[in-house]
The RNA shown here (transfer RNA) has 82 nucleotides and comes from a Pseudomonadales bacterium.
The prediction has a mean pLDDT of 81.
Lineage of the source: Bacteria > Pseudomonadati > Pseudomonadota > Gammaproteobacteria > Pseudomonadales.
It matches the Rfam family "tRNA". Its family is annotated with triplet codon-amino acid adaptor activity in the Gene Ontology.

RNA sequence: GCCACGGUGUUGGAAUUGGUAGACAAGCACGACUUAGAAUCGUGUGUCGCAAGACGUGAGGGUUCGAGUCCCUCCCGUGGCA
Repeated sequence: GCCACGGUGUUGGAAUUGGUAGACAAGCACGACUUAGAAUCGUGUGUCGCAAGACGUGAGGGUUCGAGUCCCUCCCGUGGCA
């Protein structure tokens, strides 16, 4: 240099054919239980905001009524080829 795959909350990882983003799990917070702790169980947990609501899928554009998903450029990671 060329080719392929990938980048989503704090983390792993989902999201069918473009149609409610974050299921499920871990972690964390609070509570129950306990003399106290561990384990277990319950509730909550992207960001801003008192709320209503707005924003959020590596970055920037495009297509579309609608994009994590399709198209273009760039950045980063992994693998292969030279």